SAM riboswitch aptamer (S box leader) from uncultured Dysosmobacter sp., 88 nucleotides, folded computationally.
Its Rfam family is "SAM riboswitch aptamer (S box leader)". Rfam describes the family as follows. The SAM riboswitch is found upstream of a number of genes which code for proteins involved in methionine or cysteine biosynthesis in Gram-positive bacteria. Its family is annotated with regulation of gene expression in the Gene Ontology.
The sequence is in RNAcentral, with records from MGnify.
RNA sequence: CUUAUCAAGAGUGGCGGAGAGACCGACUCUGUGAAACCACGGCAACCUGCUUUGUAAGGUGCCAAAUUCGGCGGGAACGAGAGAUGAG
Numbered sequence: 001c002u003u004a005u006c007a008a009g010a011g012u013g014g015c016g017g018a019g020a021g022a023c024c025g026a027c028u029c030u031g032u033g034a035a036a037c038c039a040c041g042g043c044a045a046c047c048u049g050c051u052u053u054g055u056a057a058g059g060u061g062c063c064a065a066a067u068u069c070g071g072c073g074g075g076a077a078c079g080a081g082a083g084a085u086g087a088g
Stems, first nucleotide, its partner, number of pairs: 001088006011040004019029003023071004041063003046059003049055002067082001072079002
């Protein structure tokens, strides 16, 4: 850069010690313990494998809230942009 998907689903413990939710605004989570890291567990089914439409062995990914909501266009539905993840 191209392309597909993004309202479903799935967390405990250890360590750590103040932040986290991409950015900005709002709002939310958080010392009843944030992030990061580690272990184990789970979800899902993009790629590979095996099989013929499933399986979940391997490679990623993911496990508060719609991609938390809004941001640009539109009266709205919705679309765009940006972002995330996979594959190339």